[in-house]
RNA sequence: GGGCCAUUAGCUCAGCGGAUAGAGCAACCGCCUUCUAAGCGGUCGGUCGCUGGUUCGAUUCCAGCAUGGCCCG
Numbered sequence: 001g002g003g004c005c006a007u008u009a010g011c012u013c014a015g016c017g018g019a020u021a022g023a024g025c026a027a028c029c030g031c032c033u034u035c036u037a038a039g040c041g042g043u044c045g046g047u048c049g050c051u052g053g054u055u056c057g058a059u060u061c062c063a064g065c066a067u068g069g070c071c072c073g
Stems, first nucleotide, its partner, number of pairs: 001072007010025004018056001027043005049065005
C1' cells in the first nucleotide's frame, strides 16, 4: 500500500427496508427464605461508531472516514 470481516444497552449477541430496536447476563426494586445464595416477578439502561447519499420510509442498501481483527505484498 491492497483485500476481507466486525462496530446495536455496562458485557455477549439477535435483528438484513415498514416504522414502539429486542434477548441473556449485569445493576436496581419486590416476592420467597431465620439470613445469604438459588428461584420467581418487575424496573432501569440505546445519538443502532461518525458524516453524507438512495428511498415515502434506513440499525438494515451505497460512499467516505474512524476503531479493532485477519490475510496478501